[in-house]
RNA sequence: UUACGAAAAGGCAAACUUAUCGAAAGGUAAGGACGCAAAGCUACGGGUCUAACGCAUAUAGCCACGAUCGCCGAGCCACCGAAA
Numbered sequence: 001u002u003a004c005g006a007a008a009a010g011g012c013a014a015a016c017u018u019a020u021c022g023a024a025a026g027g028u029a030a031g032g033a034c035g036c037a038a039a040g041c042u043a044c045g046g047g048u049c050u051a052a053c054g055c056a057u058a059u060a061g062c063c064a065c066g067a068u069c070g071c072c073g074a075g076c077c078a079c080c081g082a083a084a
Stems, first nucleotide, its partner, number of pairs: 004081002011036002016031006034070001040076003044073003047068003054062002
């Protein structure tokens, strides 16, 4: 340096609850831990969710410019060090 994930230190925090923002999906904060070696960052590609606005054959269908990086891929950065 590459790759890997034993140990220890340290880190993050699903569901759920409360508050709050939002049309919703969902976000944020606190509590809480299912898990995570990138569960750090970026919506860039794909997927998924939502459908306010818009479109429409009009209660119903479609649509992202909304959301998700704890769905996958990609890019950038990074702690520790047993075996290799």

The prediction has a mean pLDDT of 87. A computed fold for an 84-nucleotide RNA from Evansella sp. AB-P1, annotated as c-di-GMP-I-GGC riboswitch aptamer. The source organism's lineage runs through Bacteria, Bacillati, Bacillota, Bacillaceae and Evansella. The sequence was found by an Rfam model in a public genome assembly.